[in-house]
Context: one part of a larger RNA
RNA sequence: UGACGGGGGCCCGCACAAGCGGUGGAGUAUGUGGUUUAAUUCGAAGCAACGCGAAGAACCUUACCAGGGCUUGACAUCCCUUGCAGAGGUAUAGAGAUAUAUCCGAGGUUAUCAAGGAGACAGGUGGUGCAUGGCUGGCGUCAGCUCGUGUCGUGAGAUGUUGGGUUAAGUCCCGCAACGAGCGCAACCCUUGUGAUAUGUUACUAACAUUGAGGUGAGGACUCACAUCAGACUGCCGGUGAUAAACCGGACGAAGGUGGGGAUGACGACAAAUCAUCAUGCCCCGUAUGGCCUGAGCUACACACGUACUACAAUGGCGUCUACAAAGAGCGGCAAGCCUGUGAACGCUAGCGAAUCUCAUAAAGGACGCCUCAGUACGGAUUGAAGUACGCAACCCGACCUCCUGAAGCUGGAAACCCCUGAAAUCGCGAAUCACCAAGGCCCGGGUGAAUACGUUCCCCGGGCCU
Repeated sequence: UGACGGGGGCCCGCACAAGCGGUGGAGUAUGUGGUUUAAUUCGAAGCAACGCGAAGAACCUUACCAGGGCUUGACAUCCCUUGCAGAGGUAUAGAGAUAUAUCCGAGGUUAUCAAGGAGACAGGUGGUGCAUGGCUGGCGUCAGCUCGUGUCGUGAGAUGUUGGGUUAAGUCCCGCAACGAGCGCAACCCUUGUGAUAUGUUACUAACAUUGAGGUGAGGACUCACAUCAGACUGCCGGUGAUAAACCGGACGAAGGUGGGGAUGACGACAAAUCAUCAUGCCCCGUAUGGCCUGAGCUACACACGUACUACAAUGGCGUCUACAAAGAGCGGCAAGCCUGUGAACGCUAGCGAAUCUCAUAAAGGACGCCUCAGUACGGAUUGAAGUACGCAACCCGACCUCCUGAAGCUGGAAACCCCUGAAAUCGCGAAUCACCAAGGCCCGGGUGAAUACGUUCCCCGGGCCU
């Protein structure tokens, strides 16, 4: 000077308290450990690994295993030789890679290119994240971290940055051997909440006209879209306070004291993570640790853990009717409508590169009816049968539909988690990846919408300042 203390003081945070709902018990999904395996590729490991890399493992992916086959190589540069060359198609053999034969003649043109050859080399998801760059996580959106000059100290260093108040904040005020400054805080950015103006198509419909119906004619009011502005600054009033900073209450206002949300992450430390995104030093392989193919595996299963989904029912289940969103996506696409089918879907065919058309019925909600407390008309695992679409191909190993089957489960031990306002809880919708799909994941958008917060005294955890 720091760090630490079951030392002290002050202060924050869903940290506790007060509440709400779940996890831990069941079934399943998914990830991990373990075990198994020819292989179950690799990485991630308290918080900060475990629905994580993976926003898509049937082949491919794919890195793993078995077998088959290549050796200047799938890819790059250089050299030599040959050539008019030649993508591709077809046939035969083969599991295919590949080999042989043949056809054809797009496009290009005098070495662009192709084939063959020799070697320099290529290649490596091989090792080291404790050699590294870059990117990332958590501490933490916590309020801190420093510098110049001056002063003090023999010096390491101190001061400033401490003190009295105050703030979400090293935020601001006052004081002070300090005076200033920088990176952070805040603001500037996006979005949401109010209004004005301009513009009205594909959006809108008050008045007028018109229709069987329909925003159809028309309109520029309203909604909405888009753009530019205005608006909030403790600006005003009262009180408290050191007359300061500020705090409390009030007015105005759509909004009041950083209005809500997002983006934005200081100096550092964790030899944190990543050599498998990429890049890269060194080491290693280089007739294989490289490269191609077929099949298998990553999907195994006495078990253990994490994260989720569905439930155990009547605030419910089922049937019929009926209402109200936002945000997105679409041409090898979204597909209306009609037809066939119980259905998944099939066939035909409009519209739309989309404020126009489509996905697209939102669901919870409302009305009526049935069920009457049962392992049930709860629950849906599992099994059998018949199918649909995708795809070269659903055996290993997928999704969906119909019929049948109908398991565990009657609210969950110790423990431990999330959350304070449009938040929890609950209910639909959409997108990325994507041929189809393990999505119940992830990300986004809206509908309905609580309870509690005395408070920081004692206690748990993390953090800040002084000592």
Background
The part of an RNA shown here (small-subunit ribosomal RNA, 3' major domain) has 467 nucleotides and comes from an uncultured bacterium. The RNAcentral record of the full RNA draws on ENA and SILVA. The coordinates come from a structure-prediction model, not an experiment, and the mean pLDDT is 84.